This is a predicted structure of a 74-nucleotide RNA (transfer RNA) from a Porticoccaceae bacterium. RNAcentral holds the sequence, with entries from ENA. The coordinates come from a structure-prediction model, not an experiment, and the mean pLDDT is 81. Rfam family: tRNA. Rfam's curators write: Transfer RNA (tRNA) molecules are approximately 80 nucleotides in length.
């Protein structure tokens, strides 16, 4: 250099075109004499710029970071 995988809340993780699921943390509330356990709620511009579409996490191009590989120089 070339392939292939990945990148989604604080952290772990689904979701393969129609406004992102779940589990743990945080943080508000209900319960309790006070708590702990339950229970309700909240928390995401999906790595970053284009591009295509009515509509993108999801296609498509580049590029940035992580990992696996093969190659070529020394």
């Nucleotide at each position: 250099g070339g392939c292939g995988c990945g990148g989604u809340a604080g952290c772990a993780a689904a979701g393969u075109g129609g406004u992102a699921a779940u589990g743990c943390u945080g943080c508000g509330g209900a319960c309790u004499g006070c708590a702990a356990c339950u229970c309700c709620g909240c928390c995401a511009u999906c790595g970053u710029c284009g591009g295509u579409u009515c509509g993108a996490u999801u296609c498509c191009g580049a590029c940035c970071c992580g990992c696996g590989c093969c190659u070529c120089c020394a």